[in-house]
């Protein structure tokens, strides 16, 4: 330098055949249990979907350009 793959909550991803308020475990916060603690139960907050444009009534999703990361090839 190409070519492919990836970027979604703090952490791992799920959704990508365009549609209805973007979800799920684990963490966190609070409640319940429990002398206390952990486990288990309930519930609450947390996301400009990696960036800037485009296409559409409507994009995480579907095009291009940068951009980070992996892997290949040179």
């Nucleotide at each position: 330098g190409u070519g492919c793959c990836a970027g979604u909550a703090g952490c791992u991803c799920a959704g990508c055949u365009g549609g209805a308020u973007a979800g799920a475990g684990c963490a966190a916060c609070g409640g319940c249990c429990u002398c206390c603690u952990a486990a288990g139960c309930c519930g609450u907050a947390g996301g400009u979907c990696g960036u800037g444009g485009g296409u559409u009534c409507a994009a995480a999703u579907c095009c291009c350009g940068c951009u980070u990361g992996g892997c290949a090839c040179g």
Molecule: transfer RNA
Organism: Fusibacter sp. A1